The part of an RNA shown here (large-subunit ribosomal RNA, domain IV) has 354 nucleotides and comes from Anaerosinus gibii.
The coordinates come from a structure-prediction model, not an experiment, and the mean pLDDT is 88.
Context: one part of a larger RNA
RNA sequence: CCCUCGUUAAGGAACUCGGCAAAAUGUAUCCGUAACUUCGGGAAAAGGAUAGCCAUUUUUGGUGAAGCUACAAGCUAGCAGAGCUGAAGAAGGCGACAGAAGAGAGGCCCAAGCGACUGUUUACCACAAACACAGGUGCAUGCGAAAGAGAAAUCUGAAGUAUAUGUGCUGACACCUGCCCGGUGCUGGAAGGUUAAGAGGAGGGUUUAGAAGUAAUUCGAAGAUCUGAAUUGAAGCCCCAGUAAACGGCGGCCGUAACUAUAACGGUCCUAAGGUAGCGAAAUUCCUUGUCGGGUAAGUUCCGACCCGCACGAAAGGUGUAACGACUUGGGCACUGUCUCAACGAGGGACCCG
Repeated sequence: CCCUCGUUAAGGAACUCGGCAAAAUGUAUCCGUAACUUCGGGAAAAGGAUAGCCAUUUUUGGUGAAGCUACAAGCUAGCAGAGCUGAAGAAGGCGACAGAAGAGAGGCCCAAGCGACUGUUUACCACAAACACAGGUGCAUGCGAAAGAGAAAUCUGAAGUAUAUGUGCUGACACCUGCCCGGUGCUGGAAGGUUAAGAGGAGGGUUUAGAAGUAAUUCGAAGAUCUGAAUUGAAGCCCCAGUAAACGGCGGCCGUAACUAUAACGGUCCUAAGGUAGCGAAAUUCCUUGUCGGGUAAGUUCCGACCCGCACGAAAGGUGUAACGACUUGGGCACUGUCUCAACGAGGGACCCG
């Protein structure tokens, strides 16, 4: 010096990103216990008191011996109350002003955020506000179900049958969930437009038995073959509607009130419609340590407000919310070697010798 421990004057978080770590709390009985609340809780809330042994004594519970009485004479019934023992109390004594003597054995409170809750998770850096969840809701599915696995047979779904099954989103509960269907998607529609293979086969090309010609060559039936117009031809798309707890979206400029300021009001442009309720410097606010108030001697954090929301907002849910949380943030009490500021001690290493 390192590791693991013990103790510490005065102070007591001044340490530090942060009370990390340590200390403290801790048992039983009795008293007592707030806001809030879904009336169950919160709650062991918080906060107090008591606790050993010895002898005496009071009250009371349990057990119930001897003895007495009765008769039905018994393993009977009634009375009786010794001894033993549990609990509570009174006033004394002992002891070190020590009695849950050792071990074991909650720290607590206030406010806010997030998630309702118990649960689950990155085996080996993340246990959370992430996942799940009961509940809500959309969509699909009438049974040989939809959906999934598999070239298929077949199986799962399910030996189930819409109070079922699959799937998406949301996530207890309370109050709610506004406007937009123009775009994209989905569902429905089928008049018209477009449209494939196929059907169809007008017409055209090649070939040539033959004909004409001195010949070159020309014409050329049937058949074969190559090609091919019109016409016909589904879904889809165009088109017409519906649908946002489908993907998504939810404006700008200018003016105006008898101080000023502001603008209930007006004008205008654009849009499918222009953000409603609620919340708001927020896990979201750049400017920003916004401004005001609270807490501190002093507060970029925190709490309560304001609203100028760079860039909240309603099931990628909005706003609240008791209970819960090894969650996150701020404050307080208690407590302490975290610190002022370090000291001493114990054990094990390191180091030296064998």

Notes
The full RNA is in RNAcentral, with records from ENA.